Model confidence (mean pLDDT): 76 of 100. A computed fold for a 107-nucleotide RNA from Nitrospira sp., annotated as TPP riboswitch aptamer (THI element). It matches the Rfam family "TPP riboswitch aptamer (THI element)". Rfam's curators write: Vitamin B(1) in its active form thiamin pyrophosphate (TPP) is an essential coenzyme that is synthesised by coupling of pyrimidine and thiazole moieties in bacteria. The model forms 95% of the base pairs in the Rfam consensus. The source organism's lineage runs through Bacteria, Pseudomonadati, Nitrospirota, Nitrospiria and Nitrospira.
Order: sequence, then structure tokens, then C1' cells
RNA sequence: CAGUUCAGCUGGGGGUGUUCGCCUCGCCUACGGGUGCGGCGGGCUGAGAGACACCCUUCGAACCUGAUCCGGAUAAUUCCGGCGUAGGGAAGCUCCCGCAGACCUCC
Repeated sequence: CAGUUCAGCUGGGGGUGUUCGCCUCGCCUACGGGUGCGGCGGGCUGAGAGACACCCUUCGAACCUGAUCCGGAUAAUUCCGGCGUAGGGAAGCUCCCGCAGACCUCC
């Protein structure tokens, strides 16, 4: 002199879809069944599909908008890609000692 990145602390931001089965209740019915809210348990993708969790926090694709968008795949879906050098989007702190390193001076 420097110890960035990473990490930590405090605060803040964000998403929760799709599908199957069972159950409760409501509605419709030609009485075969169909359909909707909720609960429980599985499958799919994912870091996370309500978790004292996970992710992101301006060096910002966490997440939102465009979007009931476009292409592809799937049992199905914001599943994958595009859109995207688009528009938005939540911040501050880390002292001292020790330790290791680089440089300078002296022996």
C1' cells in the first nucleotide's frame, strides 16, 4: 500500500404454475354423468410450486410489463427458445487486532 471477487450482517424486493387421484360442498343433468370452489396426496419443470424456505438486491434477466405475443416440444403448463444492446425493478455497512502478500529503506 492493498485484501478485489467471494462471503457475512442489517434492511428491502420477488414468484408459487401445470396435471392426476381421493374427499367435502355447490350448480347442471336426458340420471349415464358433467362442472366449479376448497382440502389432502402424487406426477412434471425449477433454486423455490406457501417454505421461519428459496432466489434476487442497482456491476440489478430475481421478478413484472409487452403477453390471451411468436416458434418448438409436451399428458399439460410462463416446459424450452425468441422477444431482450425493449420498458420497469429492491441498498447500505464490514472497525480494531492478528495473519499472509507486494513495494521501499537499512543491516